Predicted 3D model of a 1374-nucleotide RNA (small-subunit ribosomal RNA) from an uncultured bacterium. Its Rfam family is "Bacterial small subunit ribosomal RNA". Its family is annotated with structural constituent of ribosome and ribosome in the Gene Ontology. The coordinates come from a structure-prediction model, not an experiment, and the mean pLDDT is 84.

RNA sequence: AGAGUUUGAUCCUGGCUCAGGAUGAACGCUGGCGGCGUGCUUAACACAUGCAAGUCGAACGAACGGAGGAGAGCUUGCUCUCCAAAGUUAGUGGCGGACGGGUGAGUAACGCGUGGGUAACCUGCCCUAUGCAGGGGGAUAACGUUUGGAAACGAACGCUAAUACCGCAUAAACUAUGGGUGUUCGCAUGAACAUUAUAGCAAAGAUUUAUCGGCAUAGGAUGGACCCGCGUUGGAUUAGCUAGUUGGUGAGAUAACAGCCCACCAAGGCGACGAUCCAUAGCCGGCCUGAGAGGGUGAACGGCCACAUUGGGACUGAGACACGGCCCAAACUCCUACGGGAGGCAGCAGUGGGGAAUAUUGCACAAUGGGCGCAAGCCUGAUGCAGCGACGCCGCGUGAAGGAUGAAGGUCUUCGGAUUGUAAACUUCUAUCAGCAGGGAAGAAAAAAUGACGGUACCUGACUAAGAAGCUCCGGCUAACUACGUGCCAGCAGCCGCGGUAAUACGUAGGGAGCGAGCGUUAUCCGGAUUUACUGGGUGUAAAGGGUGCGUAGGCGGCAUGGUAAGUCAGAAGUGAAAUUUUGGGGCUCAACCCCAGAGCUGCUUCUGAAACUGCUGUGCUAGAGUGUGGGAGAGGAAAGUGGAAUUCCGAGUGUAGCGGUGAAAUGCGUAGAGAUUCGGAGGAACACCAGUAGCGAAGGCGGCUUUCUGGACCAUAACUGACGCUGAGGCACGAAAGCGUGGGGAGCAAACAGGAUUAGAUACCCUGGUAGUCCACGCCGUAAACGAUGAAUGCUAGGUGUCGGGGCUUACGGGCUUCGGUGCCGAAGUUAACACAUUAAGCAUUCCACCUGGGAAGUACGAUCGCAAGAUUGAAACUCAAAGGAAUUGACGGGGACCCGCACAAGCGGUGGAGCAUGUGGUUUAAUUCGAAGCAACGCGAAGAACCUUACCAGGGCUUGACAUCCUACUAACGAAACAGAGAUGUAUUAGGUGCCCUUCGGGGAAAGUAGAGACAGGUGGUGCAUGGUUGUCGUCAGCUCGUGUCGUGAGAUGUUGGGUUAAGUCCCGCAACGAGCGCAACCCCUAUUGUUAGUUGCUACGCAAGAGCACUCUAGCGAGACUGCCGUUGACAAAACGGAGGAAGGCGGGGACGACGUCAAAUCAUCAUGCCCCUUAUGUCCUGGGCUACACACGUAAUACAAUGGCCGUUAACAAAGGGAAGCGAAGCCGCGAGGUGGAGCAAAUCCCCAAAAACGGUCCCAGUUCGGAUUGCAGGCUGCAACUCGCCUGCAUGAAGUUGGAAUUGCUAGUAAUCGUGGAUCAGCAUGCCACGGUGAAUACGUUCCCGGGCCUUGCACACACCGCCCGUCA
Repeated sequence: AGAGUUUGAUCCUGGCUCAGGAUGAACGCUGGCGGCGUGCUUAACACAUGCAAGUCGAACGAACGGAGGAGAGCUUGCUCUCCAAAGUUAGUGGCGGACGGGUGAGUAACGCGUGGGUAACCUGCCCUAUGCAGGGGGAUAACGUUUGGAAACGAACGCUAAUACCGCAUAAACUAUGGGUGUUCGCAUGAACAUUAUAGCAAAGAUUUAUCGGCAUAGGAUGGACCCGCGUUGGAUUAGCUAGUUGGUGAGAUAACAGCCCACCAAGGCGACGAUCCAUAGCCGGCCUGAGAGGGUGAACGGCCACAUUGGGACUGAGACACGGCCCAAACUCCUACGGGAGGCAGCAGUGGGGAAUAUUGCACAAUGGGCGCAAGCCUGAUGCAGCGACGCCGCGUGAAGGAUGAAGGUCUUCGGAUUGUAAACUUCUAUCAGCAGGGAAGAAAAAAUGACGGUACCUGACUAAGAAGCUCCGGCUAACUACGUGCCAGCAGCCGCGGUAAUACGUAGGGAGCGAGCGUUAUCCGGAUUUACUGGGUGUAAAGGGUGCGUAGGCGGCAUGGUAAGUCAGAAGUGAAAUUUUGGGGCUCAACCCCAGAGCUGCUUCUGAAACUGCUGUGCUAGAGUGUGGGAGAGGAAAGUGGAAUUCCGAGUGUAGCGGUGAAAUGCGUAGAGAUUCGGAGGAACACCAGUAGCGAAGGCGGCUUUCUGGACCAUAACUGACGCUGAGGCACGAAAGCGUGGGGAGCAAACAGGAUUAGAUACCCUGGUAGUCCACGCCGUAAACGAUGAAUGCUAGGUGUCGGGGCUUACGGGCUUCGGUGCCGAAGUUAACACAUUAAGCAUUCCACCUGGGAAGUACGAUCGCAAGAUUGAAACUCAAAGGAAUUGACGGGGACCCGCACAAGCGGUGGAGCAUGUGGUUUAAUUCGAAGCAACGCGAAGAACCUUACCAGGGCUUGACAUCCUACUAACGAAACAGAGAUGUAUUAGGUGCCCUUCGGGGAAAGUAGAGACAGGUGGUGCAUGGUUGUCGUCAGCUCGUGUCGUGAGAUGUUGGGUUAAGUCCCGCAACGAGCGCAACCCCUAUUGUUAGUUGCUACGCAAGAGCACUCUAGCGAGACUGCCGUUGACAAAACGGAGGAAGGCGGGGACGACGUCAAAUCAUCAUGCCCCUUAUGUCCUGGGCUACACACGUAAUACAAUGGCCGUUAACAAAGGGAAGCGAAGCCGCGAGGUGGAGCAAAUCCCCAAAAACGGUCCCAGUUCGGAUUGCAGGCUGCAACUCGCCUGCAUGAAGUUGGAAUUGCUAGUAAUCGUGGAUCAGCAUGCCACGGUGAAUACGUUCCCGGGCCUUGCACACACCGCCCGUCA
C1' cells in the first nucleotide's frame, strides 16, 4: 500500500466482499511448564448455610469469677463464713456502624467533564492559639418480685450509678439588634476593623500520677453543600409547551441562596440556535482502531454520581433521609398454638434459575490500610495470598551435531524413476522444563519477638533423549498440487463460484504452505471506505437543481480614513488528579510486569500587549444598486369592439342515382330526391399567407384587426441618492394539459359508448357515428420529459461567422469601423468517464439556497397537512439481489436506409406433388427386423452391389490363454488323410501314414513350427465424435481475413481495409496519417477450340486389289506459336476502365476442371483407421447351424416407366460415335434354339483381337380409343450364376393386361453445345443396377429489368442483443 466482483472487451459511477488490528468473549479439535493479569456482558431473578462492624471495665452500677488472705467447724484435709487481686461480661454511657466493599436499575440532568463564584454556607476526629471547669438537683436501665404471650417481645410495682440528664453562678470572646460613631475596601447587594449600649449561651471526670479526657472562642487542614459559563445520543411521521408556571412584596423553612414553601399582586416565561414529547443511555480519566481528523466503547484500575426487594417517610447524628438502622404500604418467602411474628447476598464464598458463557461454601490478619481503646489488644470475605479456567499477554521446552545404500514402508509414475528425505536407523553430545535428593531466602518496620504465602522463589548434585505437537489451509483474491472415490448426487462456499464420468474447489490419501501450546470458526468494533468527503465527494446523460418568481429570518458583502478591541495573534501565570501514552533510566536471569525522572495531556481561566484582517462605531466617496430626462422595438398582460375565409346546419332553385369510405370492404347517407351546384340565412370556434434556431415574458406561456388601461426590458444622457447590494430555510403569489363545482354555450373535433371491418381472438390500430370535454364567467386542483433533463448572482479567461433592438464615427456605398443589450452556429486553452461544454461554460474563482449516497420493495404502507373528490405534499421498514447503471467500442441483428451481386426473382423450357412400380427413411411389428446419418448441409446417404459369407442382430449348439500377437516350461520335426457320429462347429485323435534344415566334441544344441500346461495377457463393430487425431460437409469460389511499424484514443479499439470511380474479384486507378506486408482473388497446372514443327505403328493412304511401299491427309503425342484491351475511335479525371470497331480459329476471365483464406455450426464420423478414459473377461470375446437386415393398416424423400400420333408397331439402309473394360478374363466366325442361351473355340495381356450403339433417315400400318397407348400383377414353360435361388437373385418365351387420359395447395432444375431427348461404357461383382460415376449422338426457348421473395458483400443508422432475434423480455396461470 491494495485486491476480487457488473462487460464479448473498455473507461467510469456504484454497491457487495476480502487481506489488518482488537475483545471480560463463546464454540470445535488439540494441550508440556512457568510468570503477570483477568473471570455472570444474560435474570437490579430468587436465595439454604457460614462469615463480612465492632470496640472501650482507664465513663458507670451490677453479676459471674475466684489466685490469695482471715475466721469457724472438725471426720487434719475436707466443709462453711468473711475480705478479695487478675479475668469474663448482659445492661447504661462514649466513639464508630454516613468509611471500607457491591451494583449500574434509574437518570438526557448542573448528573458528569472543564473553568470559575459563595460579600449566601457547614465541617466530628486532627493541628495551632487564648481562656475556663464553682456549686447543686431529680431520675432511669441493669437487678428483684409479680405477670401476658406458642414465639417475637413485653407489662406493672420496687431499688440503684455515671464522662447519661437538668437548673444556678461566671462571660474575655461569641451570637443577635430599634442600634449609634469613625476608618478602610469591594463590580454590586455590601464587607472588614475599632468603640459603645442592651439581651442570650459552657463544662466531666477517669487513672497505674506518666498522662488521657471535658467546655468556650479564633485560625488552619480535611471533607462536604449551593450557584454560574461552555460541552454532553437519536427522532419534526413529536411544533407548540407552561398556573407555582415567570416575576415582585411580605412572612416561614434551611448550614446557606432561591417559588424551596405560603399569602397577596402583575402576566409573564421557554421554543426552528429545536421547547415539549418519545426512544435509548450512568458520566469521565481512559480503552480499541486510525497517517491524522475522526469512529466505536466506558470490563478490569482510578475520580464523580445514583441505587440497596418495590414505593414513601422521617428520626439520630458533625455528617444519612442511612446496603448488613427505624416506621408505613406493596409483592414474595419462612415460622405459627392462627391470636400474631420474622426476612432482604447489586458484601465474600456458595445454591437454584436464566444463558453460548464466567471460579473455592480455601488460608491469614504476617504485610498495607481502617474502627475502637492510654495500652496490651480485639474486629476487619478491605486487603495479602493460595485454588480453578490456554480467558489474555509474555517467556521456555518437546533436543543438538554428524549421518546416503539416498534403507524399509507410503504416494505418484512416461515404469526409467521421482518424492517423503538427513528425515529415520546408527554414532557422539547436552540437561532448559518436568521427576529425585540436599541446601534455602528477601518480603520484618536499623533491640527482641512476629510469615498466611511456603520448605515457595532460588542454588547445588546425580540420572535418563527419556515424559512433552497440534490446528488450519493448498481454484483466484492468498503462501501452498497430485492420485483415488463421487458424478448438479453427496457436499463446499468470505466474494467470484465449484460438483451433470478425466473435479489442483466435494470426501480420503500422499505431498506442500502457514501459525504453533495453540490453531480455526462465530459474534462485535475500527480500518481498508475519499462509501457522509472539516481534513476529503458530488448533482447535463451514472443517484442528485426546487416548475417559476417576490420576499422574512439567516448567511455573505464596494472604496478611503479615525476610534474600539468581541473574534484573531503573541508572551506570561494558574489549572489540565494519579494511573494510562511516550522518551530516558532502573528492578524481577529476559520479556510480559513493576519502579523513578522528564515530556505530553492539542482544553479552560486570568493578566499584559499588537491592530493587518473580520466585527462594532464615526466621517467621507461613486465604480455596485436605484431615481430623473430623451428615445425607439415587441404574438408581454387585462377589457371592450370588429373582420373575412372555411366547416356544419336550415330554407329555396337546378338536377339524378348514387354518395361516402378503405389496403380491400362494410356499417352509414340517398328515389320521402342524397352527393354535386347556385342563392339566402343561422351559429360557434379558430385566425391561412406574412412566419424567420425572429420577438416578448420569471416560468407556465403569448399570433386576424382596432381602441382603452397597464407591467417589464433596452439605448442615450450623467442631473440626483450614496452601498440603499446578492442569495434566500419557512412564507406569499403565479403555474400547461387533464380533472372537479355552479351557470352559460356547443360549429368542428372527440375519451367513454355503439356499429362495421381486420384478426386465432382484437375490449386496439382502420372506417361510420357519437356523449362528457374542448369555448365563456366565477371558484378549486397544484401536477408534467413543468427539459437547456444544466439553481441564482458577480468577476475573469483566444477568436470566427449569422441574426434581432439601440447608439457613435466615417461615408453616400444595397458600404466600412466601433459600442451596449439579446438570440444561434463553429471553435482555442481549459474541463469531462466519455459524449460533449467552451464569454449564453459543464473553464478559473467567490457567496447563498436546493438536492444525492447500491438495485428492488416504493414514491408504496402508516401517520400528519392540504383538497368537494380525483388526488397532492411529506415519506419508511421487513424482506430480497450482487449487482442495478452511464458513456463509448467491436460484432450480430432490424417487417432501418443507400449501393452491388447470384437461375434469387422476372422471361422461358422441362419436371416433382396425382398413378402403378423401384429404392431410402419414419412409424408399426418382430426372437431379431444390427448400427449410424436428421432443415438447407439425413432420406438411390455410409452400402462401388445382405441367398450362405458379408453380419455387427436373434434363436439354438459349442470353446475358455482362447479365432489372432509376444514371453516361459515340457514334449514332438512339420504335415496329416480315408472312415464313423453330428445340423455343423467338433469328436474318435498325440489315429494310420510321415521323420525335413543348420551346427556338432555324435551326448546333444539351435532356427522355424506344432501339441500340452501355468500365468502375464489376447479379444470387444461394447460406451463416450460433448475427451481426441485424421478425414469430410456447409456458409462459399462468397471476396474477404489479418499482421509489422507509425499515428490517434485514458482504454476497449480506430486508422490502414473508409472515400471518388472501376472490376468477376480488397481487381485496378486517384485521393487520404498512413507506409508496407501476409493468407485469399488472379496467374502458374490439366482438358478443350486454331496452327507450326518433330515422330510415326497396331493408325492413315493419292499407289486399281493383295503383298509391299509411303507418311501428304485423318489420327496419335511431344515441343512450340497464338489473346495482351496489343491497335483504332468515343466516353472517362490527362487514370483505372467501359463501349464500339478492325484483324483473328478464338476478344476482353474464350469454354470446362483441379485448386476452398481467417473462421462458423461442441456440424458428421470411436462402425474405415488411430486413440485417452470407462466397461466385459467360462463373456459385451470366439466358432457353428438356421433365421433376420427383404416384415407392412400407413406417411415422406429420390429415381425410372407411362398416360401416347413430334407417337406405337413392322420393315429397309450392314447409316454415323466417344470413352472405357478384358486372362479364374473378353470371347469372334460357324452351328443349335422363337428367345434367354447353348455349343464352339479363332484372336487378344490388346491404337492390332473381342465386348459394340440408339434416337435419326426412308417406306408401311394404326386413326384418338383405356386403344396396336401403358405395362403392373399373376399363371405356365424355360435359361444362367452359384455348395445352395423356399424365405430371398437375374433373364427369356407364351398367356393374363391393373392404375394411369398430363396431375390441388405447393415446389424444383436449367442461360448454350446448356435444358430436353437418345443410346454406350465402367467400378462393385460368382450372380444380381430404374442407383452411382463417366461417354458421346440429336439439339432448343428466354433474360424488359432489379420493385418484390431467398442468400450474400460493403457503407451507414438504431439497439436494453453478445449462447448474439431460434436473442432479450413482460403479464397471467401451474